A computed fold for a 95-nucleotide RNA from uncultured Intestinimonas sp., annotated as SAM riboswitch aptamer (S box leader). The sequence is in RNAcentral, with records from MGnify. It matches the Rfam family "SAM riboswitch aptamer (S box leader)". About the family: The SAM riboswitch is found upstream of a number of genes which code for proteins involved in methionine or cysteine biosynthesis in Gram-positive bacteria. The coordinates come from a structure-prediction model, not an experiment, and the mean pLDDT is 83.
RNA sequence: CUUAUCAAGAGUGGCGGAGGGAACGGCCCGAUGAAGCCCGGCAACCUGCAUGAUUUGCAAGGUGCCAAAUCCGGCGGUAGAAAUCGAAAGAUGAG
Numbered sequence: 001c002u003u004a005u006c007a008a009g010a011g012u013g014g015c016g017g018a019g020g021g022a023a024c025g026g027c028c029c030g031a032u033g034a035a036g037c038c039c040g041g042c043a044a045c046c047u048g049c050a051u052g053a054u055u056u057g058c059a060a061g062g063u064g065c066c067a068a069a070u071c072c073g074g075c076g077g078u079a080g081a082a083a084u085c086g087a088a089a090g091a092u093g094a095g
Stems, first nucleotide, its partner, number of pairs: 001095006011039001013038003019029003024073003040066003045062002047059004070089001075086004
């Protein structure tokens, strides 16, 4: 850079000891224990196997993930507002 997905799912565990939710603005989470590490779990993009075959099923090797819709917003369309749709930005996979 291209492309697909992003309203589902996942802990009453151990160590740890104050931060965390990308950034900004909000709003939240956190000593009834944040980050991080380990264990555990979820899912099924790649992968493996089977399959009347660009399908479906099973497995879980490589990633990923485990508060809140990507937590919400910004930019644009409709709208009085609420709301809703799209974009941008971001995350993850594959190339």